Description: The RNA shown here (transfer RNA) has 71 nucleotides and comes from a Candidatus Woesearchaeota archaeon. NCBI's taxonomy places the organism under Archaea, Nanobdellati, Candidatus Woesearchaeota. Its Rfam family is "tRNA". By type it is a transfer RNA. From the family's description: Transfer RNA (tRNA) molecules are approximately 80 nucleotides in length.
RNA sequence: GCACCCAUAGUUUAGUGGUAGAAUUCGGCCUUCCCAAGGCUGCGGCUCGGGUUCGAAUCCCGGUGGGUGCA
Numbered sequence: 001g002c003a004c005c006c007a008u009a010g011u012u013u014a015g016u017g018g019u020a021g022a023a024u025u026c027g028g029c030c031u032u033c034c035c036a037a038g039g040c041u042g043c044g045g046c047u048c049g050g051g052u053u054c055g056a057a058u059c060c061c062g063g064u065g066g067g068u069g070c071a
Stems, first nucleotide, its partner, number of pairs: 001070007010024004018054001026042005047063005
């Protein structure tokens, strides 16, 4: 230098055009003499810019970051 893959909550991840889900962490409540475990509930997220579309996490282009291969 070229090609390919990846980027979603603090962390691990689901989601192939129509309300962003789960687990875990954290806060509150219940339970217990106390703790742990358990139950209920809440907070918290689509890497950035542009395009297509009635509608984009999703499709297209570019940027950034990470990984792999070739030179």